[in-house]
Context: one part of a larger RNA
Molecule: small-subunit ribosomal RNA, 3' major domain
Organism: metagenome
RNA sequence: UGACGGGGGCCCGCACAAGCGGUGGAGCAUGUGGUUUAAUUCGAUGCAACGCGAAGAACCUUACCUGGGCUUGAACCGUAGUCGCAAACCCCUGAAAGGGGGUCCUCCUUCGGGACGGCUAUAGAGGUGCUGCAUGGCUGUCGUCAGCUCGUGCCGUGAGGUGUUGGGUUAAGUCCCGCAACGAGCGCAACCCUUGCCCUUAGUUGCCAUCAGGUAAAGCUGGGAACUCUAAGGGGACUGCCCCGGAUAACGGGGAGGAAGGUGGGGAUGACGUCAAGUCCUCAUGGCCCUUAUGGGCUGGGCUACACACGUGCUACAAUGGUCGGUACAGAGGGUUGCGAAGCAGCGAUGUGGAGCCAAUCCCAGAAAGCCGAUCGUAGUCCGGAUUGCAGUCUGCAACUCGACUGCAUGAAGUCGGAAUCGCUAGUAAUCGCGAAUCAGAAUGUCGCGGUGAAUACGUUCCCGGGCCUUGUACA
Numbered sequence: 001u002g003a004c005g006g007g008g009g010c011c012c013g014c015a016c017a018a019g020c021g022g023u024g025g026a027g028c029a030u031g032u033g034g035u036u037u038a039a040u041u042c043g044a045u046g047c048a049a050c051g052c053g054a055a056g057a058a059c060c061u062u063a064c065c066u067g068g069g070c071u072u073g074a075a076c077c078g079u080a081g082u083c084g085c086a087a088a089c090c091c092c093u094g095a096a097a098g099g100g101g102g103u104c105c106u107c108c109u110u111c112g113g114g115a116c117g118g119c120u121a122u123a124g125a126g127g128u129g130c131u132g133c134a135u136g137g138c139u140g141u142c143g144u145c146a147g148c149u150c151g152u153g154c155c156g157u158g159a160g161g162u163g164u165u166g167g168g169u170u171a172a173g174u175c176c177c178g179c180a181a182c183g184a185g186c187g188c189a190a191c192c193c194u195u196g197c198c199c200u201u202a203g204u205u206g207c208c209a210u211c212a213g214g215u216a217a218a219g220c221u222g223g224g225a226a227c228u229c230u231a232a233g234g235g236g237a238c239u240g241c242c243c244c245g246g247a248u249a250a251c252g253g254g255g256a257g258g259a260a261g262g263u264g265g266g267g268a269u270g271a272c273g274u275c276a277a278g279u280c281c282u283c284a285u286g287g288c289c290c291u292u293a294u295g296g297g298c299u300g301g302g303c304u305a306c307a308c309a310c311g312u313g314c315u316a317c318a319a320u321g322g323u324c325g326g327u328a329c330a331g332a333g334g335g336u337u338g339c340g341a342a343g344c345a346g347c348g349a350u351g352u353g354g355a356g357c358c359a360a361u362c363c364c365a366g367a368a369a370g371c372c373g374a375u376c377g378u379a380g381u382c383c384g385g386a387u388u389g390c391a392g393u394c395u396g397c398a399a400c401u402c403g404a405c406u407g408c409a410u411g412a413a414g415u416c417g418g419a420a421u422c423g424c425u426a427g428u429a430a431u432c433g434c435g436a437a438u439c440a441g442a443a444u445g446u447c448g449c450g451g452u453g454a455a456u457a458c459g460u461u462c463c464c465g466g467g468c469c470u471u472g473u474a475c476a
Stems, first nucleotide, its partner, number of pairs: 001476002003473003007470007015460002019424005026315008034306002042053002064301002067298001070295001078122007088103006106115003126290002129288003135284002137279003140275001142273001147186006153162003166177003192267004197235007207224002211222003238261001241255005317417001321376007333364003338357002343352003383414001388409007430452007
């Protein structure tokens, strides 16, 4: 100087407390451990691995295994030699890859050869092989915590200190005051995006107040530019104003006005560093290793196994509910190898059909919870839907291993979950549906979107993590 203490002081955080909803029990989905296997490819492992890499394993992907095959190789590129073809098509064999055979006989030319291609040789390709403890790059974490440093000066033999400590204050090393310090940098904040109010400009594909036409209804039509909205530019919030407190300061409390008030809400943004943290399987790369194989192509299988254990979720155990009928209101997205309307067929998945749309125009597209009625009456039930049988639909060369969906039948566990444990402070939790990426098909995951919409916070003694000062130390 740090680090540590079941030392002290001050302070903060859904850290506790106060509340609401879960997990832990059940079934299923998914990841992991373990076991099994020819293979169940590899990585990730307290927080910070475990719906993680994977925004999507039937083949492909695929890196793993089996079998049958290739060897300058699937792609790139140099040299030398040799051949003239190549592309394409056909036949045999084969699971395919591959192997064997045949048809065909290019263009330019200065006739040397060249373009292009095959073969041979060589230089070399290739490697998701090893080392993340050789590395770059990227990322997680402490932590959006308020810290981390430097120049000059001063103090100290020196390590180092001072500044950065102190009194207040703040979300903040934020600001004020003081001070052997005076300044500065990286962080904080602001500048950026979005949302909340207003104005201006603009008015189609969006809008419809006034006027007219028109319909079963409808901005449907003429028209309008007000309103909503769209999207570009401005305004607006700064403790600016008033009162009180305070060192007259910073600032704090209350109030007015205001759409919004003291950082308005949300996002992007992550200092010096820590963990030899993660990644050589995104990519790049040193070293090592393989080179008729640890490379490359193919078929089939595996990654989907299953006594078990754990994590993360979904659906439930019901009446604030289930079922049936009627009826209302979103936002944000996507669409030409695409979205696909009306109509028709089917109980349905879906099929047929093909209008319109490169989309504020058309389509996906019926939002659901909600509301109004009816029924069920506490029961393993008209709860719950696992499992299984049969019959189908769709995608795709192909759904056996191993897809999703539909119909009929079947109807398991489950009556609110031990010890323990998680999330959340407001348009949040809870609950309800909708969309997108990936994608031929395949979400209960992920990322977004809106609808309905709470309870509680006395407080900081305690648990966890963190910041500043101080103290002890046989630790570095």